Annotation:
A computed fold for a 547-nucleotide part of an RNA from an Alphaproteobacteria bacterium, annotated as large-subunit ribosomal RNA, domain I. The full RNA is in RNAcentral, with records from ENA. The prediction has a mean pLDDT of 84. It matches the Rfam family "Bacterial large subunit ribosomal RNA". Rfam links the family to the GO terms structural constituent of ribosome and ribosome. NCBI's taxonomy places the organism under Bacteria, Pseudomonadati, Pseudomonadota, Alphaproteobacteria.
Context: one part of a larger RNA
RNA sequence: GGCGUACGGUGAAUGCCUUGGCAUCAGUAGGCGAUGAAGGACGUGCUAAGCUGCGAUAAGCUUCGGGGAGAGGCAAAGACUCUUUGAUCCGGAGAUUUCCGAAUGGGAAAACCCAGCAGGGGUAAUGCUCUGUUAUCGGUGUAUGAAUAAAAUAGUGCAUCGAGGCGACACCCGGUGAAUUGAAACAUCUUAGUAACCGGAGGAAAAGAAAACAACAGUGAUUCCGUAAGUAGUGGCGAGCGAACGCGGAACAGCCCAAACCACCUUGUUUACAGGGUGGGGUGUGGACCACAAUGUGGUAUUCGAAUGGAUAGCAGAACAGUUUGGAAAGACUGGCCAUAGCGGGUGAUAGCCCCUUACGCGAAAUCCUGAAGAAGCCUAGUGGUAUCCCGAGUAGGUCGGAACACGUGAAACUCUGACUGAAUACAGGAGGCCCACCUCCUAAGGCUAAAUACUAACUGAUGACCGAUAGUGAACUAGUACCGUGAGGGAAAGGUGAAAAGAACCCCUAUUAGGGGAGUGAAAUAGAACCUGAAACCGUACGCUU
Repeated sequence: GGCGUACGGUGAAUGCCUUGGCAUCAGUAGGCGAUGAAGGACGUGCUAAGCUGCGAUAAGCUUCGGGGAGAGGCAAAGACUCUUUGAUCCGGAGAUUUCCGAAUGGGAAAACCCAGCAGGGGUAAUGCUCUGUUAUCGGUGUAUGAAUAAAAUAGUGCAUCGAGGCGACACCCGGUGAAUUGAAACAUCUUAGUAACCGGAGGAAAAGAAAACAACAGUGAUUCCGUAAGUAGUGGCGAGCGAACGCGGAACAGCCCAAACCACCUUGUUUACAGGGUGGGGUGUGGACCACAAUGUGGUAUUCGAAUGGAUAGCAGAACAGUUUGGAAAGACUGGCCAUAGCGGGUGAUAGCCCCUUACGCGAAAUCCUGAAGAAGCCUAGUGGUAUCCCGAGUAGGUCGGAACACGUGAAACUCUGACUGAAUACAGGAGGCCCACCUCCUAAGGCUAAAUACUAACUGAUGACCGAUAGUGAACUAGUACCGUGAGGGAAAGGUGAAAAGAACCCCUAUUAGGGGAGUGAAAUAGAACCUGAAACCGUACGCUU
């Protein structure tokens, strides 16, 4: 030096555990904000920092309920207090709520600086100080009021109402709108009306009561799902893109204006016309108009009221003992009991009967949700006639240029519209995929409309052939922290003594608040806080063999 055996050191794998995550389902809720939000700064404790809570009334104040013995957060110890005259704690409703922040009196390098006005406090007076108020834009009302004689308008002031910002990288509608990519290159095409940006809204949004489909038979608003169907089509007929009719389901709900006509009021003025306002009328089975008939019937998506049910604290809740091993019984053995409860968790090892729960059942002073019955409001029809009147105009349509329709200009309808044009009024007009005829269907150019559908930041409950600390969220711990970066931004590591601190009194070694040896605790201290288990690499000690 090597090998082996034994015992250690170091080291942290592994095993076991779970406070934390992940995913899905169901229900709730789907907003907060000038009554100042979200998010912060600074304070606030008997207390140094941090987290949590709170706001100069500052780990809290008031009140109404619940609850019933301890309590003063994480977080020990001490001090000092509170509490059966009911504390701490839980829930409802209030009060307070510094400064910044849309930030809004003016300013500013956020958490700071400086004001005006009104009213208080204080001073001999000023300084000082407290409370309230003072941003902008838009709507409405009102007062005033130019150029310009009058009037009007612009403008100005005041009052009042509203908006502004944030939120889930979600869902929805609209505007603008790529490229990588695919086509095995690439230009039409594709990726894709996607990503991104902007605007807007709601708990859903959008769409929606046929100028629709269909085909000689019929259907009857919209939305969503399945199918039709990867079909018909479209396509450098390449890559690709890709319907509809019909059928089966989910859910169902229909309405209101404009106009004709009538009444009233009113404006202009050329007194005969034109216009405006309010009310009636009326809406496709057309209506007005004329004649006849009816005074009730049915409905409701609005408001009120509020039964009921629910949310936000809770209450109650069955049934076991002995022996034995052990540090400890819930294990083993013996004999019982409950069960509308043998889900789950805890307790010194594995507990239906020890504890918390669980099944069944019960409960609210206060606030909120629901919304039966009811009330109010609102809506509600017929028959016949057809002479006259009305039925949404720079619209429909056309031409040119684009877009969107599964449809790339094509035979290209239908839909939208930048430019130029430009009808008709039911004896009318539009559509049925060029166009024409016949036939059929429908009535544009005004508006509203629940449900079925999409999503999940948040709350509640449940579940998992999901993870178990290099996993699972980046984060089980003071985590978006420490740290890095001028900044946008990037971004960790770090869990486990024991059943219980019983956390090692006292003694000894020592320069020791280091470390260790005794003693003691404990079932165990090779469980001693650098603490469960404690692999390997690596480093030793002892012994054996060997060179």